[in-house]
RNA sequence: CCGCCCUUAGCUCAGUAGCAGAGCACUUGGCUGAUAACCGAGAGACGGAGGUGCGAUUCCUCCCGGGCGGACCA
Repeated sequence: CCGCCCUUAGCUCAGUAGCAGAGCACUUGGCUGAUAACCGAGAGACGGAGGUGCGAUUCCUCCCGGGCGGACCA
């Protein structure tokens, strides 16, 4: 430099053009003599800028960041 893939909650992942979910973690209530486990509740997220569209987290373009492969290696 070229191609492909990824980017969603603190972590690991789903998801879809029409109200954004799960597990773990966290906070909290129950249970227990107490802790854990277990049961319930709560808070918390679509990397950025444009475009298309009635409507974009989703589709398109560019950019930031990450991964893989290739080229180059005088």